[in-house]
Context: one part of a larger RNA
RNA sequence: AGUUGAGAUUUGCGAUGAUCUGACACUAGUACGAGAGGACCGUGUUGGACGAACCUCUGGUUUAUCGGUUGUGUCGCCAGAUGCAUUGCCGAGUAGCUACGUUCGGAACGGAUAAGUGCUGAAAGCAUCUAAGCACGAAGCCAACCUCAAGAUUAGAUCUCGUUUGAGGGCCGUGGAAGACGACCACGUUGAUAGGUGGCAAGUGUACGAGUCGAGAUACUCUUAGCUGAGCCAUACUAAUCGCCCGAGCUU
Numbered sequence: 001a002g003u004u005g006a007g008a009u010u011u012g013c014g015a016u017g018a019u020c021u022g023a024c025a026c027u028a029g030u031a032c033g034a035g036a037g038g039a040c041c042g043u044g045u046u047g048g049a050c051g052a053a054c055c056u057c058u059g060g061u062u063u064a065u066c067g068g069u070u071g072u073g074u075c076g077c078c079a080g081a082u083g084c085a086u087u088g089c090c091g092a093g094u095a096g097c098u099a100c101g102u103u104c105g106g107a108a109c110g111g112a113u114a115a116g117u118g119c120u121g122a123a124a125g126c127a128u129c130u131a132a133g134c135a136c137g138a139a140g141c142c143a144a145c146c147u148c149a150a151g152a153u154u155a156g157a158u159c160u161c162g163u164u165u166g167a168g169g170g171c172c173g174u175g176g177a178a179g180a181c182g183a184c185c186a187c188g189u190u191g192a193u194a195g196g197u198g199g200c201a202a203g204u205g206u207a208c209g210a211g212u213c214g215a216g217a218u219a220c221u222c223u224u225a226g227c228u229g230a231g232c233c234a235u236a237c238u239a240a241u242c243g244c245c246c247g248a249g250c251u252u
Stems, first nucleotide, its partner, number of pairs: 005161006014148002017145001020048007032037001050105005058099004065092005070085006110142002116136004168246004172188005193239003196235005202228003209222004
């Protein structure tokens, strides 16, 4: 900006993706074969590679979580904190993101065929799958499966609302498992959108201070403490105020 107001829900012209494969078991030691050996067809189980989604489990990461600790500086000193040193180093680790983890997928059915196999059958009294006609036949083709899709300018359809008493949209604000920015999605007091607060989960691992034993380092008790990013549930305490803008032809 078009589809000649708007908001939803759609149809599918067309397009993309996917299309892989092994082993084992049963059928069956059957058919076949002197024996040795050993099936077609059909069915089931379990893998590999590839792909998609997800984070319950396992693992990784987790520089705004917790703890330990070295050197040094600062808070007058002790104690306790804190800065810097690759996050100083180290041990753990939630959410999120992930694979090495989990779940799922390739199918089935159908149509028309290729090579090929046939039926009927003449030309050519026979024969012949072919000339007329008819039937089968592939991981391939067309559908089927996933996804996109009306710029499909042939711009479709349905429903609802509205045409100035203005439907709807935007600006603005609070945000987001959405994101470079736009966009998208949720919410804006008729409110749980974010923060805060409370509880819970989860992590770390028993805080400060005090007491006790000890000369002291330390240990023990109060104390499974204290602290805590992202998680879950609640709660209007704080901030989403008040508002503004755009918005649906002409001619006959």
Predicted 3D model of a 252-nucleotide part of an RNA (large-subunit ribosomal RNA, domain VI) from a Paludibacteraceae bacterium. It matches the Rfam family "Bacterial large subunit ribosomal RNA". Rfam links the family to the GO terms structural constituent of ribosome and ribosome. Taxonomically the source falls in Paludibacteraceae (Bacteria, Pseudomonadati, Bacteroidia, Bacteroidales). The coordinates come from a structure-prediction model, not an experiment, and the mean pLDDT is 89.